Context: one part of a larger RNA
Molecule: large-subunit ribosomal RNA, domain IV
Organism: Quercus suber
RNA sequence: CAAUCAUUAAGGAACUCGGCAAACUGACUCCGUAACUUCGGGAUAAGGUGUGCCAUUAUUCCAUAAAUAUAUUAAUGUGAAUAAUAGGAAGCAUAAAAUAGUGUUGUACGACUGUUUAAUUAAAACAAAGCACUUUGCAUAAGAUGUAAAAUCAAAGUAUUGAGUGUGAUUUCUGCCCGAUGUUGGUAGGUUAACGGAUUUUCUUAGUUACUCAUUUAAGGCUAGGUUUUGAAGGAAACCCCAAUCAAUGGCGGCCUUACCGAUGAGGGUCCUAAGGUAGCGGAAUACCCUGGCCGUUAAAUGCGGUCUUGCAUGAAUGAUUUAACGAUACAACAGCUGUCUCAAUGAUUGUCUCA
Numbered sequence: 001c002a003a004u005c006a007u008u009a010a011g012g013a014a015c016u017c018g019g020c021a022a023a024c025u026g027a028c029u030c031c032g033u034a035a036c037u038u039c040g041g042g043a044u045a046a047g048g049u050g051u052g053c054c055a056u057u058a059u060u061c062c063a064u065a066a067a068u069a070u071a072u073u074a075a076u077g078u079g080a081a082u083a084a085u086a087g088g089a090a091g092c093a094u095a096a097a098a099u100a101g102u103g104u105u106g107u108a109c110g111a112c113u114g115u116u117u118a119a120u121u122a123a124a125a126c127a128a129a130g131c132a133c134u135u136u137g138c139a140u141a142a143g144a145u146g147u148a149a150a151a152u153c154a155a156a157g158u159a160u161u162g163a164g165u166g167u168g169a170u171u172u173c174u175g176c177c178c179g180a181u182g183u184u185g186g187u188a189g190g191u192u193a194a195c196g197g198a199u200u201u202u203c204u205u206a207g208u209u210a211c212u213c214a215u216u217u218a219a220g221g222c223u224a225g226g227u228u229u230u231g232a233a234g235g236a237a238a239c240c241c242c243a244a245u246c247a248a249u250g251g252c253g254g255c256c257u258u259a260c261c262g263a264u265g266a267g268g269g270u271c272c273u274a275a276g277g278u279a280g281c282g283g284a285a286u287a288c289c290c291u292g293g294c295c296g297u298u299a300a301a302u303g304c305g306g307u308c309u310u311g312c313a314u315g316a317a318u319g320a321u322u323u324a325a326c327g328a329u330a331c332a333a334c335a336g337c338u339g340u341c342u343c344a345a346u347g348a349u350u351g352u353c354u355c356a
Stems, first nucleotide, its partner, number of pairs: 001351008010342002014340001019337001027051002030048002036041001038169001053088002055085007062077003066073003090094001102335007109327002114126002130167006143153003172320002175252003180249002182245005189240003195234001203226006211220002253271005280314001281311001292308006
């Protein structure tokens, strides 16, 4: 000097991003226990008393032997347990060591128990019960695996079943929009895909010369093949079309003006839209401007809580809003507690270091 422990005057979070770490608390008995609440809880809430040994007394039980109304009474005991006492003794100290909850308040998030990144994230993420929608009629259910065949799971099940999706206990609720995208249904009509080949262009092989041209070969033509170009009619459960559907993907406005001061704007006008954000909540885990204004908390507050609120850019199962209980969750505060600190000190053990 380092690590691991122990103790510490006065103060007691002044430390620090933050009470990180440490300390406090701790067992049993008796008393006592709030708001709130889904009436179960909250609760060991909180907050207090006592505790060992000896003595005395009392109660209950047990055992023993008696009496009589045969289920009661009193008696006896080195018996057991419990309780009471302004009785006593020793000690610094009696839950004498070890083991062994700190508590309270408010807010956010998630209802809860549970699950998760083996080796940097345990959470507000996942799951969850509950809720809702879609789908499934079955000697091949839908869905899934498969060499897409057979076969298997679903299921030795049967719509109160199985499969898929979203939301996420409960309470109170869940507004408007089907124009776009999707899905479902309909369809007298239209447009087409693959397909279909009518038709059509070029080159070429073999043959043929009635015809055209011609001196002849050749060229054109014709017949039978190959190659290449164009591609009519027809043609679906597709698209157009007509409807439905938002707990399907999603979306949910401007401008001007107005009530006997001023302000506000119930109201009016106008443009656009599929419809113009309803109930709620609101500087929020969402608020740029901004450390928003006000109140409380503090001596002092970019914090926290409450409130206001045109919210840059909240909002209703991409769920909205409350909520008892719960949480190694996050934030703020209080009490107690302490070497975290003011400000360090001492001791122990182990190591480092120096010398032999």